Overview
The RNA shown here (Bacterial RNase P class A) has 381 nucleotides and comes from an Anaerolineaceae bacterium. Rfam family: Bacterial RNase P class A. It is annotated as a ribozyme. NCBI's taxonomy places the organism under Bacteria, Bacillati, Chloroflexota, Anaerolineae, Anaerolineaceae. The coordinates come from a structure-prediction model, not an experiment, and the mean pLDDT is 75.
């Protein structure tokens, strides 16, 4: 300088005008006006996990279902996230995957191909018998050679055979049992045994171990107008006359007037709900993930849903154009083409989305740009 790996961050920035929510002050016509503070996000999506937090529901156990699965550690907790191990992949830095399972036991392995998993396959072939002059027929024996396939029942060598095969031996290489050793382990490595050499899927059933009760802030609590209905007392209520009181008249009424007190659900309105598993920026502990420990900050709270628009300025990207004279080339040795950073003028362009209980993950969506590492290749010193 190319080329990549992988972490962490940033996602315009300042004013001005107008607008829109929320909090406080002040005015007053109590919902209006005006000051000052304040007002999305790394994913606020998607709702895929895990949690608080609320209600309902539950003696224990157990069956079904669902869910998680290499081994440590972190967390409130997890399907997260840290470290290690195996196993695939890259030259490398890295990056994917993951419980045991044909020796518990069932299912399945598509197309090609003779066979596709049980003592499996004879198509092409090897071999030996009979029969034939002879091409070949036809019993019998072989799984080593060719072919298909994603996968064909170890490899390579000698022996053995009528051809042949772990059929037998020696090396590799699985696998299985057995004993040390080194790690907390999961693992690794090391001896010794055994011809055990019959594959793959378990995100197919199943078996093991471990764990799970439902529904959600439209949870759930207050507050009340009014209404339908219940309850207790109860013999008198209302209305005209009239100032009032008798008193009259009219209407209701023991088939309950009347008064008083419950009243679910709904519309409304409070509250759940913004001090939290919070945010910065330091110190300690740890490989880390996280953890502690003082400091210091208060930072969105809408309910038909505010958090916009526009102008200038700066910054940032693209193109174009000029400048430049390192660098490369042509020659007529000073001239002259082309041209990298950088600087200057014009034009354009602005990512993905956007709260509604709150938190911790994951997935997925992102224009452009930053920082500090590490691999591999190539220059020069």
């Nucleotide at each position: 300088c190319a080329a990549g790996u992988a972490c962490g961050c940033c996602g315009a920035g300042c004013g001005g005008u107008c607008g829109c929510g929320g909090g406080c002050g002040c005015g007053c016509u109590u919902g209006c006006g005006u000051g000052c503070c304040u007002g999305a996000g790394g994913a606020a999506a998607g709702u895929c996990c895990g949690c608080g937090c609320u209600c309902c529901a539950u003696a224990g156990g157990g069956c079904a279902g669902c869910g998680u699965g290499c081994c440590g550690g972190a967390u409130a907790a997890c399907a997260u996230c840290c470290g290690g191990g195996c196993c695939g992949g890259g030259u490398g830095a890295c990056c994917g995957g993951g419980g045991g399972a044909a020796u518990a036991g069932g299912g399945c392995c598509a197309c090609a191909g003779a066979g596709a998993a049980g003592u499996g396959c004879a198509u092409u072939g090897c071999c030996g018998g009979u029969g034939g002059c002879a091409g070949c027929a036809c019993c019998g024996g072989c799984g080593a050679g060719g072919g298909u396939g994603a996968a064909a029942c170890g490899g390579u060598g000698c022996g053995g055979u009528a051809a042949g095969a772990g059929c037998g031996c020696a090396c590799c290489g699985g696998c299985g049992c057995g004993c040390g050793c080194a790690g907390u382990a999961a693992u690794g490595g090391g001896c010794g045994c055994g011809g055990c050499c019959a594959g793959g899927c378990a995100a197919c059933c199943c078996c093991c171990a471990c764990g799970c009760g439902g529904a959600g802030c439209a949870a759930g609590g207050c507050c009340a107008a009014g209404c339908a209905g219940g309850g207790a007392c109860g013999a008198c209520g209302c209305g005209c006359c009239g100032g009032c009181c008798c008193g009259g008249c009219g209407c209701g009424c023991u088939u309950g007037a009347g008064u008083c007190c419950c009243g679910g659900g709904u519309a409304g309105g409070c509250u759940g709900c913004a001090u939290g598993a919070g945010g910065c920026g330091g110190g300690c502990a740890g490989c880390a993930a996280u953890g502690c420990c003082a400091g210091u900050c208060c930072c969105a709270g809408a309910u038909a849903g505010a958090u916009g628009a526009u102008c200038g300025c700066u910054g940032g990207c693209g193109c174009g154009g000029g400048u430049g004279a390192a660098g490369c080339g042509g020659c007529u040795u000073g001239c002259u083409g082309c041209c990298a950073a950088g600087c200057c003028c014009g034009c354009g362009c602005a990512a993905c989305a956007g709260a509604a209980c709150g938190c911790g993950g994951c997935u997925u969506a992102u224009a452009g740009g930053c920082g500090a590492a590490c691999u591999u290749g190539g220059a020069c010193g």